[in-house]
Context: one part of a larger RNA
RNA sequence: UGACGGAAGGGCACCACCAGGAGUGGAGCCUGCGGCUUAAUUUGACUCAACACGGGGAAACUCACCAGGUCCAGACACAAUGAGGAUUGACAGAUUGAUAGCUCUUUCUUGAUCUUGUGGUUGGUGGUGCAUGGCCGUUCUUAGUUCGUGGAUUGAUUUGUCUGCUUUAUUGCGACAACGAACGAGACCUUAACCUGCUAAAUAGAACACUCGGCUUUGGCUGAGUGCUUUCUUCUUAGAGGGACAAUUGGUUUCAAGCCAAUGGAAGUUAGGCAAUAACAGGUCUGUGAUGCCCUUAGAUGUUCUGGGCCGCACGCGCGCUACACUGACAGAGCCAGCGAGUACAUUUUCCUUGGCCGGAAGGCCUGGGUAAUCUUGUGAAACUCUGUCGUGAUGGGGAUAGAACAUUGCAAUUAUUGUUCUUCAACGAGGAAUUCCUAGUAAGCGUGAGUCAUCAGCUCGCGUUGAUUACGUCCCUGCCCUUUG
Repeated sequence: UGACGGAAGGGCACCACCAGGAGUGGAGCCUGCGGCUUAAUUUGACUCAACACGGGGAAACUCACCAGGUCCAGACACAAUGAGGAUUGACAGAUUGAUAGCUCUUUCUUGAUCUUGUGGUUGGUGGUGCAUGGCCGUUCUUAGUUCGUGGAUUGAUUUGUCUGCUUUAUUGCGACAACGAACGAGACCUUAACCUGCUAAAUAGAACACUCGGCUUUGGCUGAGUGCUUUCUUCUUAGAGGGACAAUUGGUUUCAAGCCAAUGGAAGUUAGGCAAUAACAGGUCUGUGAUGCCCUUAGAUGUUCUGGGCCGCACGCGCGCUACACUGACAGAGCCAGCGAGUACAUUUUCCUUGGCCGGAAGGCCUGGGUAAUCUUGUGAAACUCUGUCGUGAUGGGGAUAGAACAUUGCAAUUAUUGUUCUUCAACGAGGAAUUCCUAGUAAGCGUGAGUCAUCAGCUCGCGUUGAUUACGUCCCUGCCCUUUG
């Protein structure tokens, strides 16, 4: 000094608790991991910081694994053979999964491109993340880290960086042998709210004019279409700006920093990003034409082709989906979003799809728009609301598991890609010990878009819709930080 250990005192956090909510743990299924099995069931990762993670939804490819078959894409140098031919390719038959001349039989073809040997390249999802870079994760979402000059000390060091109050904060007030600074925090950037003020808009609307309808009682209400010679920007879009600073008042506080309440206000805590110092022998050599060393390098660990596997099932664990019903299921009807995305790749093929017709449905056929604020699309979404049926029973709850049939994607669907129809109708009657997440448009319910994607979401990342209960605290548990002690 304080990593580390013991102890004491403060402070902080829904990866802690309290008050609660939703659960998970029990069931069925999906999926990841282990184990077992297997030719192979490729592999990394194992407390937080492995396990719906590797953007890992693998039918081929991917692919690294297994059973087999080709090819050289063995640069370059040296040597050898060699134009009287180094070598290459091939029909048929045999052979083979194979219409691989792979090999054999048979001969033709080619013409210095190769072949053989040595050295040496190259390639490798081969090894080593305990040789590394880079990136990421974590310690660690907290407030922490450091310097110059000065002071203290023999010195390592210390002070600055603090008794107290305050703040999300080493944030400030103040205190003070310190004074002045730097990184981090904050500021900043993105995002969500407000602007009847500016700039605009036939890719957004509104009003107006005209034409044609419907309800009409002359008023009027409402629907469709046309208006580059109508007007405007409230709504919509997006540029420039403004706006909040705890502003004003009251209370509280050495009347300081601040905190609380009310007023005004669109807003008095919108949600994220970035993120110091020091570390870890955390993860990744399977992201890379980043990379050292080792291994292999033609009977290949290179590469490609065929088939299989990664999906295998006495079992254990983790993330989830569906449920156990009446606040419900089913059948009709009503009715409302916001993020998105979409057809040219230097190879090569068809993206989003309206409308019409056929079909019970899945789907098919014919047309049309869209490289997009123009078309799909107002994505007329679901929960929800209304009416009716059911009536507490493993029931009309639940929809696993099977059988049959029809479609779709794809060269290919068996170990059933997915979808649809009919039949089958399992466990499950709210889940033990344990344990996760969470404080407001949040939890939870509900769908939807994108990613992956030929096809396939029970996943992930966004988006809106409906929308609670309970704290607004504490240090008791778990952990972290600071101070004192050594």
This is a predicted structure of a 486-nucleotide part of an RNA (small-subunit ribosomal RNA, 3' major domain) from Bensingtonia pseudonaganoensis.
The full RNA is in RNAcentral, with records from ENA and SILVA.
Lineage of the source: Eukaryota > Pucciniomycotina > Agaricostilbomycetes > Agaricostilbales > Bensingtonia.
Rfam family: Eukaryotic small subunit ribosomal RNA. Gene Ontology terms of the family: structural constituent of ribosome and ribosome.